[in-house]
RNA sequence: CCGCUGUUGGUGGAACGGUAGACACGUCCGGCUUAGGCCCGGAUGCCUUCGGGUUUGGGGGUUCGAAUCCCUCACAGCGGA
Repeated sequence: CCGCUGUUGGUGGAACGGUAGACACGUCCGGCUUAGGCCCGGAUGCCUUCGGGUUUGGGGGUUCGAAUCCCUCACAGCGGA
């Protein structure tokens, strides 16, 4: 220099162009227990004037609609010269 793959909440990890974060773990609250573990129920991105707004590595484009398609940049890994 060229090519390919990947980047999604605190973590792992799903998602045909149509409710973003399924599911699991972790954490918090409650139940259970003498106390814990196991188990059961609920909650759990960020901001907010509580009406709402924002969020899939950054930026831009296509589309009624984008994590998904296109361009570009950054980072990580693999291959080639």